[in-house]
Context: one part of a larger RNA
RNA sequence: GGAUGAACGCUGACGGCAUGCUUAACACAUGCAAGUUGGAUGGGAAACACGGGAAAUGGUGUUUCUAGUGGCGGAUGGUUGAGUAACGCCUAAGAACCUACCUUUGGGAGGGGAAAAAUAGCUGGAAAUGGCUUCUAAUACCCCAUAGAAUGAGGAGCGAAAGGAGGAAUCCACCCGAGGAGGGGCUCGCAUCUGAUUAGCUAGUUAUUGAGGCAAUAGCUUACCAAGGUGAUGAUCAGUAGCUGGUCCGAGAGGAUGAUCAGCCACAUUGGGACUGAGACACGGCCCAAACUCCUAUGGGAGGCAGCAGUGGGGAAUUUUCCACAAUGGGCGAAAGCCUAAUGGAGCAAUGUCGUGUGGAGGUAGAAGGACCACGAGUCGUGAACUUCUUUUCUUAGAGAAGAAGCAAUGACGGUAUCUGGGGAAUAAGCAUCGUCUAAUUCUGUGCCAACAGCCGCGGUAAUACAGAGGAUGCAAGCAUUAUCC
Numbered sequence: 001g002g003a004u005g006a007a008c009g010c011u012g013a014c015g016g017c018a019u020g021c022u023u024a025a026c027a028c029a030u031g032c033a034a035g036u037u038g039g040a041u042g043g044g045a046a047a048c049a050c051g052g053g054a055a056a057u058g059g060u061g062u063u064u065c066u067a068g069u070g071g072c073g074g075a076u077g078g079u080u081g082a083g084u085a086a087c088g089c090c091u092a093a094g095a096a097c098c099u100a101c102c103u104u105u106g107g108g109a110g111g112g113g114a115a116a117a118a119u120a121g122c123u124g125g126a127a128a129u130g131g132c133u134u135c136u137a138a139u140a141c142c143c144c145a146u147a148g149a150a151u152g153a154g155g156a157g158c159g160a161a162a163g164g165a166g167g168a169a170u171c172c173a174c175c176c177g178a179g180g181a182g183g184g185g186c187u188c189g190c191a192u193c194u195g196a197u198u199a200g201c202u203a204g205u206u207a208u209u210g211a212g213g214c215a216a217u218a219g220c221u222u223a224c225c226a227a228g229g230u231g232a233u234g235a236u237c238a239g240u241a242g243c244u245g246g247u248c249c250g251a252g253a254g255g256a257u258g259a260u261c262a263g264c265c266a267c268a269u270u271g272g273g274a275c276u277g278a279g280a281c282a283c284g285g286c287c288c289a290a291a292c293u294c295c296u297a298u299g300g301g302a303g304g305c306a307g308c309a310g311u312g313g314g315g316a317a318u319u320u321u322c323c324a325c326a327a328u329g330g331g332c333g334a335a336a337g338c339c340u341a342a343u344g345g346a347g348c349a350a351u352g353u354c355g356u357g358u359g360g361a362g363g364u365a366g367a368a369g370g371a372c373c374a375c376g377a378g379u380c381g382u383g384a385a386c387u388u389c390u391u392u393u394c395u396u397a398g399a400g401a402a403g404a405a406g407c408a409a410u411g412a413c414g415g416u417a418u419c420u421g422g423g424g425a426a427u428a429a430g431c432a433u434c435g436u437c438u439a440a441u442u443c444u445g446u447g448c449c450a451a452c453a454g455c456c457g458c459g460g461u462a463a464u465a466c467a468g469a470g471g472a473u474g475c476a477a478g479c480a481u482u483a484u485c486c
Base pairs, nucleotide, nucleotide: 001486002485003484004483006482007481009479010478013356014355015354016353017352018351019349020348021314026312027311028310030309031308032307035072036071037070040069041068043066044065045064046063047062048061049060050059052057080266081265088192091189093187094186097184098183099182102180103179104178105177106176107175108174110144111143112142113141120133121132122131123130124129148158163172164171165170193239194238195237200230201229202228205227206226209223210222211221212220242264243263244262245261246257247256248255249254269290270289271288272287273286292303293302294301295300320346322345323344324343328342329340330339331338332337359389360388361387362386369380370379394423395422396421397420398419399418403413430475431474432473433472434471435456437454441470442469443468444467445466452457
């Protein structure tokens, strides 16, 4: 000198764009953050309409809603960086694999059956939540047939399917095979912090064979056999740490760093475990154990903000319990649509950066006043007053978008941005420094006191170094200081 997710002190006009718990992966009140589908399905409820009937009431149709069964999605999106020195990440390769939705293509969907929720009844429990009996639909489940993949051959075994809407055309679903795309699993070369005051480490350890297991390779697991494997090119152990694209400094070499944004990884109170599924060993799923909190009739139960807001706590320190699905995307749906704290926006904070303003021109009796003085003057100083002009801002009134995606309709932001008219210089300057480095000096007070200080140092009666004042210099809606990096 530059930089920062900064903080503190003094000060503070506006706008654009960014950024905002770096500490306790501490504990969390409350609300919301993942649903959707009635065109898969049996029931139930409500409203309306039209008939029947004297009425009670029953029937048909349409629309809306929906607890349950079923499907798809809850493995994405969002948060955090605790762990991890590792094929975790980066880069370059590889072969023994899987893949729902999407897409291309070739075939197919024949016949039959049993049940169980909801419902109804009885019943246990304070509750959470159950138990027994009974009825029933399906794109839920099962059986037969056929197709079929796999194997060198034979034989045997294994072994698919579902309908819905519509008057219909047709559309949407279903099953099997072969590709594609995108995604994922696995292996490997190189590279990836510090310590030798850590020198030896390793028995499923290293290799073979058989068996098991997996989507797949493999000591992944197991039995037998052999005794290997690794290490001063730093193993093992210990400490620290998510990695990268990048960011900051630097002419570069290089040093430091890994907030925001993007890619990968890991984790979801702590520690284990599997289930379902194309995919998880699953943040807002399940089971077990532990700690903590809450409810309880003491028998037993409920919970997990490192989602968005918000609270307590810690801390020098970090925001609203806001609006909207209008846009971009995501899930479901035939669609209308519903959901979406993703996202788009608004709010708060000079936290940063960029831009604008706090007026322009004229104006000497060089006024009054301050401070200084050699008492003559010089200085603050064209500065003010005064005259005149303008209106960026401000205020007031009116008009008023683009963002909407081409039939139309649809805007949270927002009556916002912007434009036009009226008003009036009106509403708007501070902070630090002035001995040298280092731009900028005088007076008064103090008297080795009080203080200052980045280094040298200054202060003991004339202090350009302390404190105040006048003046000056620097930067400016900021300016100084502190911390850290180069």
The part of an RNA shown here (small-subunit ribosomal RNA, 5' domain) has 486 nucleotides and comes from Capsicum chinense.
The source organism's lineage runs through Eukaryota, Viridiplantae, Embryophyta, asterids and Capsicum.
It matches the Rfam family "Bacterial small subunit ribosomal RNA". Rfam links the family to the GO terms structural constituent of ribosome and ribosome.